[in-house]
Context: one part of a larger RNA
RNA sequence: GAUUGAACGCUGGCGGCAUGGCUAAAACAUGCAAGUCGAACGCCAAAGGGGGCUUGCUCCCGAGUAGCGUGGCGAAAGGGCGAGGAAUACAUUCCUACGUACCCCAAGGUCGGGGAUAGCCCGGGGAAACCCGGUGUAAUACCCGAUGUGGUCCGCAAGGAUCAAAGGCUUGCUGCCUUGGGAGCGGGGAAUGUCCUAUCAGGUUGUUGGUGAGGUAACGGCUCACCAAGCCGAAGACGGGUAGCGGGUGUGAGAGCACGACCCGCCGCAUCGGGACUGAGACACUGCCCGGACUCCUACGGGAGGCUGCAGUAACGAAUCUUCCGCAAUGCGCGAAAGCGUGACGGGGCAAUGCCGCGUGCAGGAUUGAAGCCCCUCGGGGUGUAAACUGCUGUCAAGGUCUAGGAACUCAAUGACCAGACCUAAAGGAAGGGCCGGCUAACUCUGUGCCAGCAGCCGCGGUAAUACAGAGGGCCCGAGCGUUAAUC
Numbered sequence: 001g002a003u004u005g006a007a008c009g010c011u012g013g014c015g016g017c018a019u020g021g022c023u024a025a026a027a028c029a030u031g032c033a034a035g036u037c038g039a040a041c042g043c044c045a046a047a048g049g050g051g052g053c054u055u056g057c058u059c060c061c062g063a064g065u066a067g068c069g070u071g072g073c074g075a076a077a078g079g080g081c082g083a084g085g086a087a088u089a090c091a092u093u094c095c096u097a098c099g100u101a102c103c104c105c106a107a108g109g110u111c112g113g114g115g116a117u118a119g120c121c122c123g124g125g126g127a128a129a130c131c132c133g134g135u136g137u138a139a140u141a142c143c144c145g146a147u148g149u150g151g152u153c154c155g156c157a158a159g160g161a162u163c164a165a166a167g168g169c170u171u172g173c174u175g176c177c178u179u180g181g182g183a184g185c186g187g188g189g190a191a192u193g194u195c196c197u198a199u200c201a202g203g204u205u206g207u208u209g210g211u212g213a214g215g216u217a218a219c220g221g222c223u224c225a226c227c228a229a230g231c232c233g234a235a236g237a238c239g240g241g242u243a244g245c246g247g248g249u250g251u252g253a254g255a256g257c258a259c260g261a262c263c264c265g266c267c268g269c270a271u272c273g274g275g276a277c278u279g280a281g282a283c284a285c286u287g288c289c290c291g292g293a294c295u296c297c298u299a300c301g302g303g304a305g306g307c308u309g310c311a312g313u314a315a316c317g318a319a320u321c322u323u324c325c326g327c328a329a330u331g332c333g334c335g336a337a338a339g340c341g342u343g344a345c346g347g348g349g350c351a352a353u354g355c356c357g358c359g360u361g362c363a364g365g366a367u368u369g370a371a372g373c374c375c376c377u378c379g380g381g382g383u384g385u386a387a388a389c390u391g392c393u394g395u396c397a398a399g400g401u402c403u404a405g406g407a408a409c410u411c412a413a414u415g416a417c418c419a420g421a422c423c424u425a426a427a428g429g430a431a432g433g434g435c436c437g438g439c440u441a442a443c444u445c446u447g448u449g450c451c452a453g454c455a456g457c458c459g460c461g462g463u464a465a466u467a468c469a470g471a472g473g474g475c476c477c478g479a480g481c482g483u484u485a486a487u488c
Stems, first nucleotide, its partner, number of pairs: 001488004006484005013358006019351002021316001027313002030311003035073003040070004048061006080269003090193007098186003103182008111145004121134005150163005167174003195241003202232003207229008244266004248259004271292005294305004322348001324347003330344001331342004361392004372383004396429001398424006405418002432477005437458003443472005453460002
């Protein structure tokens, strides 16, 4: 000098764009953050309104609606965080023994039958969470049979064995089944690179390799039986410490050094540890089971929970925001669609935290330079055209009126919020901080008297201190200016 996710001190007008728990991966009250489909299926209210009467019953609308459940798809994405991990990670370049729901292309098929079950109703248990029994019911839920283009397996071949399906709405769509291909995505492997430590020198027994088997979507000691005794290591094995990695960021002429906030890609994690289930995909943040710690409810028998989602609380800390608005846009899920959901996202709010822009007026105004304040050799000098005064303008802020654009999706409708134009008044509402001994731009007076104090280094202060404190003046920046911390 440059820089910062900064903090602190003094000060503070406006706007745009960004950024904002770096500490306790410590604990969390409350609300919301994943649903959707009636064009797969069964059941089916009430409030309210109206009618009839025997006044407590019935009928119609509400409505086959709300709702409940079965079923399908989604919930493995999106969002958060960086604990762990020094290599099963990441980056680059290759390789392939693999998988792939939804989407696209192509070929073929979609026949016959059956038994259940939830919800509902009845009964029962429990404080609750919830659970049990019985009657009966539907399906694109489940099962059996048929067919076999085709796939898989056996076989040299002929051939054999084995494996499918679901309908719905409506007149043309959409589903379903099998197979092949594609796209995108994923699994696995290799090489090279990737911090400190030798006051860590030897490490290893599924260890290293082989045969066979199991397992997997798939290769493999991945697992197991047997056999062999290997394998790694001063080019640093093994151990210890530290750390998410990269694109990039800061600085620097570069080489390099330091860093990895925000945004993007990958990895890992979801109270701690373990486990599998479902599924195309998980060993699954707001799924399940077990164990631990913690918190809560309880009728003491037993239950419930997981903000490292968005807000917010308390704690910690030098320190980091609203328990806001909206699905209008973009995207995602479901749906044929209308649409519904979405703390993703779009916006508003708070904070000078940063960068950028604007303003705090402009012009005139003294041949005698007002007052005040400061200095003085008492003559005067400085502040200083600065003010007053005269004229002008109207940025921003304020008030009012109107309305493009963000709106696109056939038309129509659709804006949370932002924004544009015009008018009104009025110089009015808007300047501070640090420094002035040298380095280093900027000097005098007074006070103090090695005191009080200053200080980045050198050093100032013991009676004339340009170095302390105040004042006048000046210098540098300016809605900021300084200090501290940190990197180059």